[in-house]
Context: one part of a larger RNA
Molecule: small-subunit ribosomal RNA, central domain
Organism: uncultured spirochete
RNA sequence: UUGGGCGUAAAGGGCGCGUAGGUGGUCAUAUAAGCUUGGUGUGAAAUACCGCAGCUCAACUGCGGAACUGCGCUGAGAACUGUAUGACUUGAGUUCCGGAGAGGAGGCUGGAAUUCCGGGUGUAGGGGUGAAAUCUGUAGAUAUCCGGAAGAACACCAGAGGCGAAGGCGAGCUUCUGGCCGAGAACUGACACUGAGGCGCGAAAGCGUGGGUAGCGAACAGGAUUAGAUACCCUGGUAGUCCACGCCGUAAACGAUGUGCACUAGGUGUUGGACCAACAGUGUUCAGUGCCAAAGCUAACGCAUUAAGUGCACCGCCUGGGGAGUAUGCCCGCAAGGGUGAAACUC
Numbered sequence: 001u002u003g004g005g006c007g008u009a010a011a012g013g014g015c016g017c018g019u020a021g022g023u024g025g026u027c028a029u030a031u032a033a034g035c036u037u038g039g040u041g042u043g044a045a046a047u048a049c050c051g052c053a054g055c056u057c058a059a060c061u062g063c064g065g066a067a068c069u070g071c072g073c074u075g076a077g078a079a080c081u082g083u084a085u086g087a088c089u090u091g092a093g094u095u096c097c098g099g100a101g102a103g104g105a106g107g108c109u110g111g112a113a114u115u116c117c118g119g120g121u122g123u124a125g126g127g128g129u130g131a132a133a134u135c136u137g138u139a140g141a142u143a144u145c146c147g148g149a150a151g152a153a154c155a156c157c158a159g160a161g162g163c164g165a166a167g168g169c170g171a172g173c174u175u176c177u178g179g180c181c182g183a184g185a186a187c188u189g190a191c192a193c194u195g196a197g198g199c200g201c202g203a204a205a206g207c208g209u210g211g212g213u214a215g216c217g218a219a220c221a222g223g224a225u226u227a228g229a230u231a232c233c234c235u236g237g238u239a240g241u242c243c244a245c246g247c248c249g250u251a252a253a254c255g256a257u258g259u260g261c262a263c264u265a266g267g268u269g270u271u272g273g274a275c276c277a278a279c280a281g282u283g284u285u286c287a288g289u290g291c292c293a294a295a296g297c298u299a300a301c302g303c304a305u306u307a308a309g310u311g312c313a314c315c316g317c318c319u320g321g322g323g324a325g326u327a328u329g330c331c332c333g334c335a336a337g338g339g340u341g342a343a344a345c346u347c
Base pairs, nucleotide, nucleotide: 003319004318005317006316007301008300012315014201015200016199017198021194022193023192025088026087027086028085029084030083031082033081034080035077036075038073041071042070049065050064051063052062053061054060091191092188093187094186095185096184097182098181099180103177104176105175106174107173108172109171110154114150115149116148117147118146119145120144121143125136126135162169163168206247207246208245209244210243211242215241216240220236221235222234223233258314259313260312261311262310263309266292267291268290269289270288271287272286273285274284275283296303297302320347321346322345329340330339331338332337
């Protein structure tokens, strides 16, 4: 390499959009490129392969055979693939009618809590811990009441509930906006699936500029603990956490399970629709989301119509452990670093 694989052993790209490419529904007609037939066409000889023979054997050499899987010529067929033309509606899409939703972006508003500030009441403690101390308080704290300011997050509702491609999304109202689901009519007529490159999105932390800073809180300081304690516990506390704009581009980015389509027993919850009967909450159906389990699969665990079952199409990836996601080169980045990514050596 072939092959065999990728939930947990090595292996699914973090996610989408989409270019080339690969693959592609039903019917008819044409064509004959693929497919298929034939040969004293060619494919030099030697070598390599098989058999026999000659040097005492072998290497070597001779003879014969097969092979040279190719190219070309020729003929026929029309099932399949391709191509061309025409048609179709089941795949895909459009319009109309309903529906659910923390989907996204902007603006405005709200209450609870926290901290701080001012004032009243009030007096000796408060705080914290396993126990303490650092800390705070007679310059009046803690507690309590009234008033004010600020920032951040939105209790209950709340649900293995919903939405989103993923990351992710949770107070209320409003503006703009994306997707999805159901029912049936009409329309387009294969317009589809996948997708190397490419482009976009992408938690947290981090970076740049400017703002903001209540609480929390890396670093740091102090108090404890301890043999030590650069920790766990406590008191403080700066970056940061928040906002705007721009970078970064990584995660156990996980369902550790790529996307699409088709097929293959059931049972029971739940979310959003639709339908029927006359059940007074059961049935049917579509789309999601859980649990249990049959066949089947699996090394086992387990998966099981939301497959890890049975098939098809396309992409990505793996090939013993360490060295190493390192070195080097290149690309990207302000930097941190990211992407691509070895070998020697060693077991």